Transfer RNA from an Alphaproteobacteria bacterium, 74 nucleotides, folded computationally.
């Protein structure tokens, strides 16, 4: 330079044929409960879905450009 996988929440992920509120587990608050603490429990916060565009009645999902990370391969 070519091919090809990845980017959703503080951290690791899921997300079905484009469709009903965008989720889980650790993690962070607060509470219970304990003489205390850890573990357990209950509740709740936390997301421009990696940036621009585009197609559509509707986009994390499909195009297309762009960063940026992992891998092959000249």
């Nucleotide at each position: 330079g070519g091919c090809g996988g990845g980017a959703u929440a503080g951290c690791u992920c899921a997300g079905u044929u484009g469709g009903u509120u965008a989720g889980a587990g650790c993690g962070g608050u607060u509470g219970a409960a304990u003489c205390a603490u850890a573990a357990u429990c209950a509740a709740u916060a936390g997301g421009u879905c990696g940036g621009g565009g585009g197609u559509u009645c509707a986009a994390g999902u499909c195009c297309c450009u762009c960063u940026c990370c992992c891998g092959c391969u000249a």
It matches the Rfam family "tRNA". It is annotated as a transfer RNA. Taxonomically the source falls in Alphaproteobacteria (Bacteria, Pseudomonadati, Pseudomonadota).